[in-house]
Context: one part of a larger RNA
RNA sequence: CGUAGGAAUCUUGAGGGGAUGCUUCCUUAGUACGAGAGGAUUAGGAAGCACUGACCGCUGGUGUACCGGUUGUCCCGCUAGGGGCACCGCCGGGUAGCUAAGUCGGGAAAGGAUAACCGCUGAAGGCAUCUAAGCGGGAAGCCCACCCCAAGAUGAGGAUUCCAUUCCGGCACUUCGGUGCCGGAUGGAGAGCCCUGGAAGACUACCAGGUUGAUAGGCCGGGUGUGUAAGUGGCGAAAUCCAUUGAGCUAACCGGUACUAACGCUCGAACG
Numbered sequence: 001c002g003u004a005g006g007a008a009u010c011u012u013g014a015g016g017g018g019a020u021g022c023u024u025c026c027u028u029a030g031u032a033c034g035a036g037a038g039g040a041u042u043a044g045g046a047a048g049c050a051c052u053g054a055c056c057g058c059u060g061g062u063g064u065a066c067c068g069g070u071u072g073u074c075c076c077g078c079u080a081g082g083g084g085c086a087c088c089g090c091c092g093g094g095u096a097g098c099u100a101a102g103u104c105g106g107g108a109a110a111g112g113a114u115a116a117c118c119g120c121u122g123a124a125g126g127c128a129u130c131u132a133a134g135c136g137g138g139a140a141g142c143c144c145a146c147c148c149c150a151a152g153a154u155g156a157g158g159a160u161u162c163c164a165u166u167c168c169g170g171c172a173c174u175u176c177g178g179u180g181c182c183g184g185a186u187g188g189a190g191a192g193c194c195c196u197g198g199a200a201g202a203c204u205a206c207c208a209g210g211u212u213g214a215u216a217g218g219c220c221g222g223g224u225g226u227g228u229a230a231g232u233g234g235c236g237a238a239a240u241c242c243a244u245u246g247a248g249c250u251a252a253c254c255g256g257u258a259c260u261a262a263c264g265c266u267c268g269a270a271c272g
Stems, first nucleotide, its partner, number of pairs: 001152001005163007015149004021049007033038001051106005059100004066093005071086006111143002117137004166185008190267004194210005215261003218257005225249002231244004
């Protein structure tokens, strides 16, 4: 821009893409078969491998914004307590998120037309013949079925719902009530810019919100993680230990709460 008024929501599916894998064990059955050795078709059941989709409750990884231990050195005048630097200095753990080695699922079943092939009926050709007319069966393959995209499918689809004012000026007509055309304002449903953000994201898009508000930050409560803070008191010559104390601190988590920031604007039909 188009989809012959303007919108919002939900859809149909032309067409396209993906997937379609394999093994072992048990029963049927030591049966059929076979002199024996050996050893099934079929049908039912159970595990597993690889591939693949989703997820983070579990097991773990990461987690340079959390907690603790500790070395050297410099600084905060000193003690104590801290801070900087040294690969996050090194080491032990670890929330959210992201993850696999973790967890759950998938390739199941059914239908249609067929290939090789197996048949029925059946002549040419009194027989025979699956074929010449006609009718069946038959594959991991084909079309469906399963999952995903999809109406720019210009052949532009469908459904539901919402909106469809008023005023001014000029011209024409007039039954003198108005009507039509042109121009200008107004601005409907709704949408956008902008702003606060996001388990959405390269940008964009998408989603949640914008005071009639819990969108983010802060604060409060909880959770989680670290592992018993500082200060003070006590025992001891001291190192240290004990008590206060499962203490103190605690990111991205779960709730609550307008304290801070969501200010301010624009576009948008009137066709028939």